[in-house]
RNA sequence: AAUCAGUAAAGGCAAACCAUUUGAAAGAGUGGGACGCAAAGCAACAGGUCUAAGGUUACAUACUACGAUGGCUGUGCUGCCUGA
Numbered sequence: 001a002a003u004c005a006g007u008a009a010a011g012g013c014a015a016a017c018c019a020u021u022u023g024a025a026a027g028a029g030u031g032g033g034a035c036g037c038a039a040a041g042c043a044a045c046a047g048g049u050c051u052a053a054g055g056u057u058a059c060a061u062a063c064u065a066c067g068a069u070g071g072c073u074g075u076g077c078u079g080c081c082u083g084a
Base pairs, nucleotide, nucleotide: 003084004083005082006081012037013036017032018031019030020029021028022027035071041077042076043075045074046073047072048069049068050067054064055063056062
């Protein structure tokens, strides 16, 4: 240096919920707060899931992503420590 593994130590992140901001919504930001996470670090390429402003429609309604989700899965890149 590379590969594999995750027992320990030093640390890291932060679910639900609450307050507030933003958005048509799903959701996201900030602060508090910890369910958990060996990449729960980054990236929306592919699949899945969520929403439906706008558009279409049989106008009751249903469909639709160019929106969202990386703490849904795959994939790519990067990284701490220990052991083999």
A computed fold for an 84-nucleotide RNA from Niallia nealsonii, annotated as c-di-GMP-I riboswitch aptamer. The organism belongs to Niallia, within Bacteria. The coordinates come from a structure-prediction model, not an experiment, and the mean pLDDT is 85.